[in-house]
RNA sequence: GCCGGCGUAGCUCAGGGGUAGAGCAACUGUUUCGUAAACAGUAGGUCGUGUGUUCGAUUCACACCGUCGGCUCCA
Numbered sequence: 001g002c003c004g005g006c007g008u009a010g011c012u013c014a015g016g017g018g019u020a021g022a023g024c025a026a027c028u029g030u031u032u033c034g035u036a037a038a039c040a041g042u043a044g045g046u047c048g049u050g051u052g053u054u055c056g057a058u059u060c061a062c063a064c065c066g067u068c069g070g071c072u073c074c075a
Base pairs, nucleotide, nucleotide: 001071002070003069004068005067006066007065010024011023012022013021018055026042027041028040029039030038048064049063050062051061052060
């Protein structure tokens, strides 16, 4: 330099046009002499950034940023 994957909650990930979810973690309550466990609940997101398409974009297109991997031989 070229090609490709990934970017969504603190962490691991789902969701692939109709206003976003799970598990773990955190917090509160019940229980316990107390802690843990169990059970119930609560909070936590400008879906990497920008532009475009669309009535509507986390989702589609393009550019950029970050990250990971491959090639950098021949023709």
A computed fold for a 75-nucleotide RNA from a Dehalococcoidia bacterium, annotated as transfer RNA. Rfam family: tRNA. Rfam classes the family as a transfer RNA. Taxonomically the source falls in Dehalococcoidia (Bacteria, Bacillati, Chloroflexota). Its mean pLDDT, the model's own confidence on a scale to 100, is 82. The same sequence occurs in records of 2 taxa.